Model confidence (mean pLDDT): 81 of 100.
This is a predicted structure of a 336-nucleotide part of an RNA (small-subunit ribosomal RNA, central domain) from Alisma plantago-aquatica.
The RNAcentral record of the full RNA draws on SILVA.
Its Rfam family is "Bacterial small subunit ribosomal RNA". Rfam links the family to the GO terms ribosome and structural constituent of ribosome.

[in-house]
Context: one part of a larger RNA
RNA sequence: UUAAGCGUAAAGCAUUUGUAGGUGGCAGUUCAAGUCUGCCACCAAAUUUCAAGCUCAAACCUGGAUAGGCGGCGGAAACUACUAUGUUGGAGUGUGGUAGGGGCAAAGAGAAUUUUUAGUGGAGCGGUGAAAUACAUAGAGAUCGGAAAAAACACCAAGAACAAAAGCACUAUGUUGGGUCGACACUGGCAAUAAGAGACAAAAGCUAGGGGAGUGCAUGGGAUUAGAUACCCCAAUAGUCCUAGAUGUAAACAAUGGAUGCUAGGUUUAUGUGUAUAGAGUUAUGUAGCAUGUUAAAUAUCCUACCUGGGGAGUGUGUUCAAAAGAAUGAAACUC
Repeated sequence: UUAAGCGUAAAGCAUUUGUAGGUGGCAGUUCAAGUCUGCCACCAAAUUUCAAGCUCAAACCUGGAUAGGCGGCGGAAACUACUAUGUUGGAGUGUGGUAGGGGCAAAGAGAAUUUUUAGUGGAGCGGUGAAAUACAUAGAGAUCGGAAAAAACACCAAGAACAAAAGCACUAUGUUGGGUCGACACUGGCAAUAAGAGACAAAAGCUAGGGGAGUGCAUGGGAUUAGAUACCCCAAUAGUCCUAGAUGUAAACAAUGGAUGCUAGGUUUAUGUGUAUAGAGUUAUGUAGCAUGUUAAAUAUCCUACCUGGGGAGUGUGUUCAAAAGAAUGAAACUC
């Protein structure tokens, strides 16, 4: 490269906007670049191949030919492109409704937890498979009144909604993006995809400044155990939270790229007809398995990413990005 592929075997970029590029509705018109076709010229000879001649054959010699390429002169006009035009089904705009945890901002509420303070009370509490560490007569735990703080929003709550994905849920307000529906009007192919590029992107970790209730890597202690650098328990730092940045990765999963059409079927409601029902059996037929099935993994077209035996290895090296941690790109020897 061809070919075959990409749910689970290798393989769909985490998602999206969009440039180049390739691709693209309907109806006629122009033109003849692509396309098809006729003729002509050229593509040395040898070689290849066909025929004839050496009795045959090889070899040799003589004569010819197809395909293909390039150019020239004509012709055709269905398709693609081009020319000018129209149309409304794709796409979009206006107008009026509508659903929503879509985004952002700044307020407020209640339950719980912890701490603290005042009182009551007086011996345990807590935890576990069982315990112990821990807490507690300097008054714990329990109970009750007050105060403070931070974080998360019970029920409603569902294979329910919204968002490109990540994601999004207490209440009301402000602001803002997208969807969807109805009648009418308008634009008239303005479209789909998308290399490179841009934007956004959970958690963790990072920088600077705050905050710190609960939880809780690390760490310490108590257990368990032969040991226990673990599972269990008691503490507890970073983190988790906020603001401003940077990082750019996830089993970022539906392990399923986007768009458009089409198809067996399924579901709900109303109605008609037949038959007791539910169901069971037999026969015929189909199929790698699991499964998918109008939200396709069926079928058809367009565009795009990616794959090509396992390991070595997402490693080494180089380059780019990043403050770092690292990310992106990404081999080979060797081995089976």